[in-house]
Context: one part of a larger RNA
RNA sequence: GGAUGAACGCUAGCGGAAGACUUAAUACAUGCAAGUCGAGCGGUAUAGUGACUUCGGUUGCUAGAGAGCGGCGCACGGGUGAGUAACGCGUACAUGACCUACCUCUAAGAUCGGGAUAGCCCUGGGAAACUGGGAUUAAUACCGGAUGUGAUAAUAAGUAUAAGGAUUUAUUAUUAAAGUUGAGGCGCUUAGAGAUGGGUGUGCGUCUGAUUAGCUAGUUGGUAGGGUAAAGGCCUACCAAGGCGACGAUCAGUAGGGGGCGUGAGAGCGUGAUCCCCCACACGGGUACUGAGACACGGACCCGACUCCUACGGGAGGCAGCAGUAGGGAAUAUUGGUCAAUGGACGGAAGUCUGAACCAGCCAUUCCGCGUGCAGGAAGGAGGUCCUAUGGACUGUAAACUGCUUUUAGCAGAGAAGAAACGCCUUCAUUUAUGAGGGUCUGACGGUAUCUGCGGAAUAAGCACCGGCUAACUCCGUGCCAGCAGCCGCGGUAAUACGGGGGGUGCAAGCGUUAUCC
Numbered sequence: 001g002g003a004u005g006a007a008c009g010c011u012a013g014c015g016g017a018a019g020a021c022u023u024a025a026u027a028c029a030u031g032c033a034a035g036u037c038g039a040g041c042g043g044u045a046u047a048g049u050g051a052c053u054u055c056g057g058u059u060g061c062u063a064g065a066g067a068g069c070g071g072c073g074c075a076c077g078g079g080u081g082a083g084u085a086a087c088g089c090g091u092a093c094a095u096g097a098c099c100u101a102c103c104u105c106u107a108a109g110a111u112c113g114g115g116a117u118a119g120c121c122c123u124g125g126g127a128a129a130c131u132g133g134g135a136u137u138a139a140u141a142c143c144g145g146a147u148g149u150g151a152u153a154a155u156a157a158g159u160a161u162a163a164g165g166a167u168u169u170a171u172u173a174u175u176a177a178a179g180u181u182g183a184g185g186c187g188c189u190u191a192g193a194g195a196u197g198g199g200u201g202u203g204c205g206u207c208u209g210a211u212u213a214g215c216u217a218g219u220u221g222g223u224a225g226g227g228u229a230a231a232g233g234c235c236u237a238c239c240a241a242g243g244c245g246a247c248g249a250u251c252a253g254u255a256g257g258g259g260g261c262g263u264g265a266g267a268g269c270g271u272g273a274u275c276c277c278c279c280a281c282a283c284g285g286g287u288a289c290u291g292a293g294a295c296a297c298g299g300a301c302c303c304g305a306c307u308c309c310u311a312c313g314g315g316a317g318g319c320a321g322c323a324g325u326a327g328g329g330a331a332u333a334u335u336g337g338u339c340a341a342u343g344g345a346c347g348g349a350a351g352u353c354u355g356a357a358c359c360a361g362c363c364a365u366u367c368c369g370c371g372u373g374c375a376g377g378a379a380g381g382a383g384g385u386c387c388u389a390u391g392g393a394c395u396g397u398a399a400a401c402u403g404c405u406u407u408u409a410g411c412a413g414a415g416a417a418g419a420a421a422c423g424c425c426u427u428c429a430u431u432u433a434u435g436a437g438g439g440u441c442u443g444a445c446g447g448u449a450u451c452u453g454c455g456g457a458a459u460a461a462g463c464a465c466c467g468g469c470u471a472a473c474u475c476c477g478u479g480c481c482a483g484c485a486g487c488c489g490c491g492g493u494a495a496u497a498c499g500g501g502g503g504g505u506g507c508a509a510g511c512g513u514u515a516u517c518c
Stems, first nucleotide, its partner, number of pairs: 001518004006514005013370006019363001021328001026326003030323003035072003040069002046063007079281003088206008098198002103194007111145004121134005150175010179186002207253003214244003219241008256278004260271004283304005306317004334360001336359003342356001343354004373404004383395005410454005418445001423440008462507005467488003473502005483490002
C1' cells in the first nucleotide's frame, strides 16, 4: 500500500447493487415451512328439490365438506460444518461386478376366480395419548388358477474377447396384469433400448509433529458357504502365516474438500463468508422397516440426557427450515407480503400446496453514483489569532451584497416493463390430436421505478493528523507532573511531540482505531 461476513469511537443528506450469528452442532415459547388426487374405492354430515304424511317424520333425485382405504410425493427443495487426514474431495480411468420410480421409443399382453379389512353401525377401557370387542362393505388394496412375446435358472452345443458373470441356438422348469371414462383417452403387466440419476473399484494429488518407531488376529492370503443391485474378510467355518513401515506405518494434534477469494510483476503465501459442485450431519448413540431410491431434518423402534402434561396408572417433544425468544459474545436483521413470475409435488385439467423463490422491512456492513450550490464581489468590513504592535500579517473572495441555477429533499399530477403461457372463445391447417393465428383472463412488489410541474440557496460536513519516518506551525497553559507514543522517542520553566486557541495538511458521508491476511 491492498484486503475484510468485521467490531469500536466521533459524525451522518440521498439513491442503486450486494451482504448480514465468524461465538454456544447451546436451550427453545408461538406461528408457518409437504402435500395432493372424487377421472382408483365405499360412502357420510349438510344443502337444494320432488312425492307421501298421523305434521313427529318417511322416501326418491342432484350437489357434496371433513374423515377413511388406495396411489404418487414426502430420499427433492431448505439448513449446518459437529465429525472426517478418508478413495472424503479433486482429477483420470474401470465396471466381463451393478441398480435406476417418473420420462421417450420398440415388442407382446391384459383371462377366470376368491377371501378379507378400514370407513359407517353397535358396544367397552382410559384423565389424556390412545385403544379393545361384535356385525357389515368397496377398490387400481390383498390372494389363487390360466396363458408366456419374453425374462430367470439348469443342461447341451457354439461365437467373439487380453479377460472370470460378454454373447448365439436348442430342451426342460419357474414366473404377469387393473381398472376407469364425456368411449377420444388416462392408466395396468412382461421384456428390450435410451435418457437421467446413482453404487462400487483403481492410479496420482491432498496440513503439522520423530521430544510419536515400530503397528496389525478378521489382522494378510487361500478354499467353501452366506449376504448384497453388485466385486470383496463384507460376514462365517476351515487352512496357511502373512500384511504395513524412515518413499514416515502407528500414534497425537488440527481441519469438511473443490471451483474459487485476497495479495503479489510472478513464483508463491494466506484463505474456503455470499454463489456453484461433492461429502457429512439432523438432541447424543444404535437399529432396521417401507420404498426405484433412506438406514430417512419436520418417519418408526430402543438406550441416554434434558424439557413439558398427568386424575400418579401413564403420556408428549426435538428450529444445524423461515421468522422469533433466552443465553453466549466486540458483534450480525422482521414473530412482514405474494404464489404475479421462475421452479417443485400431486392432478386429465381447473387448481391446491410450496418461509423454495420473488419481493418488501431493519443496518453507512461493503462497493458504486450524486449532492451539500454557481458566477461576480475590497489594496481587503466586523470578529478572532499572531507580530518587529500609533502600524501590519493571516483567516480571505471567505462574508456581506448583486445576479443565476434547482440536481437532491419536500409537495402536487401522470404512471410502467416484468405477462407469456395455461385456461376460455374463435379461425385455419392437416398426418385426427397436434400445430399455427386472433381475442380474452392473470402483478405480491406498487401508485413503486420513471416522467412532468411548483416554490425557494432553499433540506445537507465531518473525521484524523501537523517532531522525523510523513503532507501540514505558531501562541498560551503545564513543568519528568498531567499526559503522548506504531518505531525512534517527547515532558525536569520559552515543549512545532502533553492540553487548549488560531492557522494548516489529508481524506470525505465518511474519517480514525483495533483485529487478521498478503
Predicted 3D model of a 518-nucleotide part of an RNA (small-subunit ribosomal RNA, 5' domain) from an uncultured Bacteroidota bacterium.
Its mean pLDDT, the model's own confidence on a scale to 100, is 86.